Overview: Transfer RNA from Candidatus Woesearchaeota archaeon CG10_big_fil_rev_8_21_14_0_10_32_9, 75 nucleotides, folded computationally. RNAcentral holds the sequence, with entries from ENA. Its Rfam family is "tRNA". It is annotated as a transfer RNA. The coordinates come from a structure-prediction model, not an experiment, and the mean pLDDT is 82.

RNA sequence: GGGCCCGUAGCUUAGCCUGGUUGGAGCGCCGGUCUUAUAAGCCGGUGGUCGGGAGUUCAAAUCUCCCCGGGCCCA
Numbered sequence: 001g002g003g004c005c006c007g008u009a010g011c012u013u014a015g016c017c018u019g020g021u022u023g024g025a026g027c028g029c030c031g032g033u034c035u036u037a038u039a040a041g042c043c044g045g046u047g048g049u050c051g052g053g054a055g056u057u058c059a060a061a062u063c064u065c066c067c068c069g070g071g072c073c074c075a
Base pairs, nucleotide, nucleotide: 001074002073003072004071005070006069007068010027011026012025013024020058028046029045030044031043032042033041051067052066053065054064055063
């Protein structure tokens, strides 16, 4: 230098191919309940610039382009 894959909440991740209501889930965290107390269980709450920017579109996590970070391969 070239090619491919990955990046979504504090962590793990679904959704992306086939664009469409408010981006869900588990764990975590906070409060309550229960208990002598803790844990577990139950109830409620807390969560996201969808890596960044631009473009296409009525509408983008999803399509296109550029950039950033990580990994693998080739040279």